[in-house]
RNA sequence: GCCCGGGUGGCGGAACUGGCAGACGCGCUAGCUUCAGGUGUUAGUGAUCGCAAGGUCGUGGGAGUUCGACUCUCCCCCCGGGCA
Numbered sequence: 001g002c003c004c005g006g007g008u009g010g011c012g013g014a015a016c017u018g019g020c021a022g023a024c025g026c027g028c029u030a031g032c033u034u035c036a037g038g039u040g041u042u043a044g045u046g047a048u049c050g051c052a053a054g055g056u057c058g059u060g061g062g063a064g065u066u067c068g069a070c071u072c073u074c075c076c077c078c079c080g081g082g083c084a
Stems, first nucleotide, its partner, number of pairs: 001083007010026003019067001027045006046057004060076005
């Protein structure tokens, strides 16, 4: 230099004919249980603004296509693999 795969919460990891973003698991927080801890169980758990209702933003960064983008196109950054 060329080719291929990947980058999503605190962590792992889904969502691929473009149509509710974060399923599921772990972790964490709170309640119940216990003398206490563990186990079990119930609920909650992206960010920000707001008293609340609710609003806005959010898939590595930027731009584009589209009514609509994690998903398609282009450029860039990073990680892994292959070829030279």